[in-house]
A computed fold for a 74-nucleotide RNA from a Candidatus Uhrbacteria bacterium, annotated as transfer RNA.
Its Rfam family is "tRNA". The family's RNA type in Rfam is transfer RNA. From the family's description: Transfer RNA (tRNA) molecules are approximately 80 nucleotides in length.
Its mean pLDDT, the model's own confidence on a scale to 100, is 80.
RNA sequence: GGGUGUGUAGCUCAGUUGGUUAGAGCGCGGCCCUGAUAAGGCCGAGGUCGAUGGUUCGACUCCAUCCACACCCA
Numbered sequence: 001g002g003g004u005g006u007g008u009a010g011c012u013c014a015g016u017u018g019g020u021u022a023g024a025g026c027g028c029g030g031c032c033c034u035g036a037u038a039a040g041g042c043c044g045a046g047g048u049c050g051a052u053g054g055u056u057c058g059a060c061u062c063c064a065u066c067c068a069c070a071c072c073c074a
Stems, first nucleotide, its partner, number of pairs: 001073007010026004019057001028044005050066005
C1' cells in the first nucleotide's frame, strides 16, 4: 500500500428484509427479606448505536469518506 471483518450501557453481547419506546446477562444504586451476610424478590440510574456527510417521509440497519482494533496479501 491492497483486501476482509468488527465498532451498540462500566464489561460480554443481541438487535436484518429501514418503521411505532434501543434491549438482555453480569456489574452499579435504593428498598424488601435475614439476628447479620450470601442467595432471592422489587424498583432505578446508565447509550447522542465509532465520527462526518449522503439517500429516504423515516437510518443502529443502506451508501461514501475517515478513525480505532483484528486478520490476510504484498